The part of an RNA shown here (large-subunit ribosomal RNA, domain II) has 719 nucleotides and comes from a Candidatus Shapirobacteria bacterium. NCBI's taxonomy places the organism under Bacteria, Bacteria candidate phyla, Candidatus Shapironibacteriota.
Context: one part of a larger RNA
RNA sequence: GCCGGCGAGUUUUCGCUAACUGCAAGUCUAAGUUCAUGCUAGCGGACGAAGGCGCAGGGAAACCGAGUCUGAAUAAGGCGUGUCUCCCAGCGUUAGUUGGGAGGAGCAGUUGGCGGAAGACCCGAAACCGGGUGAGCUAACCAUGGGCAGGGUGAACUCCGACUAACGUCGGAGGGAGGCCCGCACCGGUUGGGGCUGCAAACCCAUCGGAUGACCUGUGGUUAGGGGUAAUAUGCCAACCGAACCCGGAGAUAGCUGGUUCUCCCCGAAAUAUAUUUAGGUAUAGCGUCCGCGUUGGGUUUCUCUGGGGUAGAGCUACUGGAUGGAUAUUGGGGGGCAACCUCCAUUAUCCAACCAAACUCCGAAUACAGAGAAAACGCCGCGGGCAGUCAGCCUAGCCGGGCUAAGCUGGUUAGGCGAGAGGGAAACAGCCCAGACUUCCAGCUAAGGCCUCUAAAUAUUGGCUAAGUGGGAAAGGCAGUGUGGCACCUUAGACAGAUGGGAGGUUGGCUUAGAGGCAGCCAUCCUUUAAAGAAAGCGUAACAGCUCACCAUUCGACUUGGGUGCGAUGCGCCGAAAAUUUAACGAGGCUCAAGCCAAUUGCCGAAGCUGAAGCCCAGCUCUUUCGCGAGAAAGGGCUGUGGGGUAGGGGAGCGUCCCGCUGGCGGUGAAGGUCCGAUGUGAGUCGGGCUGGAGCAGGCGGGAGUGAGAAUGCCGGC
Numbered sequence: 001g002c003c004g005g006c007g008a009g010u011u012u013u014c015g016c017u018a019a020c021u022g023c024a025a026g027u028c029u030a031a032g033u034u035c036a037u038g039c040u041a042g043c044g045g046a047c048g049a050a051g052g053c054g055c056a057g058g059g060a061a062a063c064c065g066a067g068u069c070u071g072a073a074u075a076a077g078g079c080g081u082g083u084c085u086c087c088c089a090g091c092g093u094u095a096g097u098u099g100g101g102a103g104g105a106g107c108a109g110u111u112g113g114c115g116g117a118a119g120a121c122c123c124g125a126a127a128c129c130g131g132g133u134g135a136g137c138u139a140a141c142c143a144u145g146g147g148c149a150g151g152g153u154g155a156a157c158u159c160c161g162a163c164u165a166a167c168g169u170c171g172g173a174g175g176g177a178g179g180c181c182c183g184c185a186c187c188g189g190u191u192g193g194g195g196c197u198g199c200a201a202a203c204c205c206a207u208c209g210g211a212u213g214a215c216c217u218g219u220g221g222u223u224a225g226g227g228g229u230a231a232u233a234u235g236c237c238a239a240c241c242g243a244a245c246c247c248g249g250a251g252a253u254a255g256c257u258g259g260u261u262c263u264c265c266c267c268g269a270a271a272u273a274u275a276u277u278u279a280g281g282u283a284u285a286g287c288g289u290c291c292g293c294g295u296u297g298g299g300u301u302u303c304u305c306u307g308g309g310g311u312a313g314a315g316c317u318a319c320u321g322g323a324u325g326g327a328u329a330u331u332g333g334g335g336g337g338c339a340a341c342c343u344c345c346a347u348u349a350u351c352c353a354a355c356c357a358a359a360c361u362c363c364g365a366a367u368a369c370a371g372a373g374a375a376a377a378c379g380c381c382g383c384g385g386g387c388a389g390u391c392a393g394c395c396u397a398g399c400c401g402g403g404c405u406a407a408g409c410u411g412g413u414u415a416g417g418c419g420a421g422a423g424g425g426a427a428a429c430a431g432c433c434c435a436g437a438c439u440u441c442c443a444g445c446u447a448a449g450g451c452c453u454c455u456a457a458a459u460a461u462u463g464g465c466u467a468a469g470u471g472g473g474a475a476a477g478g479c480a481g482u483g484u485g486g487c488a489c490c491u492u493a494g495a496c497a498g499a500u501g502g503g504a505g506g507u508u509g510g511c512u513u514a515g516a517g518g519c520a521g522c523c524a525u526c527c528u529u530u531a532a533a534g535a536a537a538g539c540g541u542a543a544c545a546g547c548u549c550a551c552c553a554u555u556c557g558a559c560u561u562g563g564g565u566g567c568g569a570u571g572c573g574c575c576g577a578a579a580a581u582u583u584a585a586c587g588a589g590g591c592u593c594a595a596g597c598c599a600a601u602u603g604c605c606g607a608a609g610c611u612g613a614a615g616c617c618c619a620g621c622u623c624u625u626u627c628g629c630g631a632g633a634a635a636g637g638g639c640u641g642u643g644g645g646g647u648a649g650g651g652g653a654g655c656g657u658c659c660c661g662c663u664g665g666c667g668g669u670g671a672a673g674g675u676c677c678g679a680u681g682u683g684a685g686u687c688g689g690g691c692u693g694g695a696g697c698a699g700g701c702g703g704g705a706g707u708g709a710g711a712a713u714g715c716c717g718g719c
Base pairs, nucleotide, nucleotide: 001719002718003717004716005715006714011118012117013116014115015114016113017112018111019110020109021108022107023106026053027052028051032047033046034045035044038043057064058063067079068078069077070076084103085102086101087100088099089098090097091096121259122258124256128249129248130247131246132245133244139223140222141221142220143219144218145217146216147215148213150182151181152180153178157174158173159172160171161170162169163168186210187209188208191206192205193204194203225241227237228236229235234243262654263653264652265651266650267649272285273284274283275282276281286390287389288387289386290385291384292383293382294381299378300377301375302374303373304372305371306370307369313363314361315360320357321356322355324353325352326351327350328349329348331346332345333344334343335342336341393418394417395416396415397414398413399412400411401410402409423434424433425432438615439614440613441612443611444610445609449605450604451603452589453588454587458602460601461600462599463598464597465596471591477575478574481572482571483570484569486567487566488565489564490563491562498555499554500553501552502551504528505527506526509523510522511521534549537548538547539546616644617643618641619640620639621638622637623636624635625634626633627632655708657705658704659703660702661701662700663699665697666696673692674691675690676689677688678687679686680685
């Protein structure tokens, strides 16, 4: 890992609630007693009203009582106050009466759901406490034993000699001290390597520390867990010690994680508000479901009408504030001036003008919201009750707050979707576009989106645009790319471009300056001659000079549907444009009067949408049959449906397993089980046949559960 088996909402009790059953102003027995042994899963029959609940409430209570409490109150208020109603039948003219039933009204039981107490759906802690077991490992200690090759160094002290007055000093010899030195055994474990499912749950190799000592070691003994021991490392106390191990309390607790087993049918959420030692939990409300009751003008949609508002917008000598320019005045200050006064800055006020505001408003929509009325359809709506789940939401679009008018960011609101939604499109792609999947069909029509090939359908039609592979990523900004339409001006009185020539005089304008002569700079920018020519647009010189330009003439020759110059508008393009495995910014191939873009047209393709055909289920209405006193129930048929996606979850109906009671059956002419096949049912499943097997078994009606496995790093076994 696979296969097989085991494996999780149970039981008791007390409440709440619903349905059903019995009796009913009542209802039920409990302990216990007793009867049979009928059956045995455990029960049953009879007796037993002690008592419980109900029949009356109010008050804290005493207490009173259809009333009572508060209160001075016969006031007021709070909480309460059935004795009747309906139906049927008989009698009666009626009134009424008799009987039965239902409610008023409860009690008991059964079943389902939920809650409390219990382990309470199952598995899972780390821990806490109690009682014991451990010092054969290790720590320390006690008692008693054992061990330490060899070599080196050479303390104290002693003796001898020399010297000395002496103390003593020096030399020699002896001597053999030391937590001394080197180094085996022994003890240790420094560095590196190997080993890392190992030789080994700490080893191996090389290297290294101590090696007469605070040394090493044998045996016996002592200290025990809120404890011991410790040259303290939180070390060690039997291979994991910030508190050992074993058993018990014990199924500790776990607002946490994981898991939780058959089928079909109907409906179907939430990720919000408030509160919370609360934030991944919970309670109440909101939203779901089921039952009962009520109401058809109560709900939804549309239209009309009536409302309140202070948003968008707008406005501000209409307030509160902000804020710019100018004028006038005020106040204060700086500077200048002898002074008068001038000037600058700021303040305040007024006036003029242009403005700004979520926490400004003299104004003020559209929507939305509320109410009333009308119309049509409805599977709507309201109330009460049972049971929930939800309290991490996410994206898109609109309007806003925060942020950087950042975020696949964060908070709100309105809507949609995903969540819980499959199908088609977007190459692929929860949240985008289209569209809501009961089942079947080798039928049809469409949506979004598409129709050259991959790839279903047009190499469709008409008219334009684009040359950039733009299309098929991007800004400010830049651009004699190109299309369209417009305005102004020039044009045989000759435009525009080119060519030729002129481009002058006062004058070197004045100032400045070394110089300033059109052309460093400042000021002025005139006049004249002219066809025209700036006190000069550029180059140039030290300054002049020189070369161009503007401007003029000539030449040339375009034609009024033309040509030219300039301006601004607009369509499509161009540049701006650098990234990391591989083209990689059309899904690909490939595409240029397109297979791109714009406008128009006609077809077609295209989904689980719609239609057609067949079938199933559900709901409402209705018909028939059967049963029932009735209420109604069951079966079958018809019509209608804007019915049948679905997580959490609610409700309904069933299948199967084991056991029990009753009942009728099957079985050696072959039960259960196994295996293969067939048939059948929407499904869980069921039925039949062959083979195997060799002795029990299933059906019907009921009852009771250790009742359904794929997941829990599940448990056990096999391979």
Its mean pLDDT, the model's own confidence on a scale to 100, is 81. It was read from a public genome assembly.